[in-house]
Molecule: c-di-AMP riboswitch aptamer (ydaO/yuaA leader)
Organism: Thermoleophilaceae bacterium
RNA sequence: CCGUCGCAACCGCCUAGUUCCCGGUCCUGGAGGGACGCCGGGGAGCGGGGGAACCAAUCGGUGGCCGUCGAAGGCCUCCGGCGGGGCGAAUCGGCUCGGGUGCCGCCCGGCCGUAGCGCUGCUCUUUCGGCGCGAGCCCGUCAGCUAACCCCGCAGGCCAGUGAAAGAGGAGCA
Numbered sequence: 001c002c003g004u005c006g007c008a009a010c011c012g013c014c015u016a017g018u019u020c021c022c023g024g025u026c027c028u029g030g031a032g033g034g035a036c037g038c039c040g041g042g043g044a045g046c047g048g049g050g051g052a053a054c055c056a057a058u059c060g061g062u063g064g065c066c067g068u069c070g071a072a073g074g075c076c077u078c079c080g081g082c083g084g085g086g087c088g089a090a091u092c093g094g095c096u097c098g099g100g101u102g103c104c105g106c107c108c109g110g111c112c113g114u115a116g117c118g119c120u121g122c123u124c125u126u127u128c129g130g131c132g133c134g135a136g137c138c139c140g141u142c143a144g145c146u147a148a149c150c151c152c153g154c155a156g157g158c159c160a161g162u163g164a165a166a167g168a169g170g171a172g173c174a
Stems, first nucleotide, its partner, number of pairs: 009162001012158003018044008026034002045154006055144001058081004063076004083142001084139004092113004097109005116133005122169007
């Protein structure tokens, strides 16, 4: 120096998920005093939703017009269908897969991908390589945008992932 195995961070990471104060909980015979956590309240900060004017205007298809070299795209008409929305990265597809209903369709599950998101250890940015996630919940027929204004939230979880290169910044030591 390389490889493998094991141990090792109360530092750190995801996230709006933070921070400060007061009271209580508990210890104590009383007075006095008391770290973290938990419960309640408040301040600051951060995040999200609702909500005018102006502006904007659901999906698929038939036909017509405009547009173009041809497309893309736009407008009109008609037919048919569909509840919609929010937090979040978490959407959208495919399957000679399993189950439910008599088929299609639909629903539940499984598998393979995928928009997107995160990690790779002093911090940030970019590139290469590697790894992981790609969930869940809520409103209840209502929601575009949105000044004023109104409402709500600040839960939870995780580590051995700690490779390389470039740039910027910072810290420590001398």